[in-house]
């Protein structure tokens, strides 16, 4: 350095629900709360799914805690 992930250490993130807010909606933001997570860090490039619109075509939004790819990253048992 790479692979790798433990009966290790230091930490980190935060599901559902509830409260408030934004949005037509999917969903998102803040608080609370922890189901869990070795990238549950970043990123809409590809796929999937969801919303919107819908006669076709063109076009829009969401989901990274659905999967793949890319970038960065803590520690050191076997």
């Nucleotide at each position: 350095u790479a692979g790798u992930g433990a009966a290790a250490a230091a930490g980190g993130c935060a599901a559902a629900g509830c409260c408030g807010g934004a949005g037509u909606a999917a969903u998102c933001c803040g608080g609370u709360g922890a189901c869990g997570c070795a990238a549950a860090g970043c990123c809409g490039c590809g796929g999937g799914u969801c919303c919107a619109a819908a006669a076709c075509a063109c076009c829009g939004g969401a989901u990274a805690g659905c999967c793949g790819a890319g970038c960065c990253g803590c520690c050191g048992a076997a």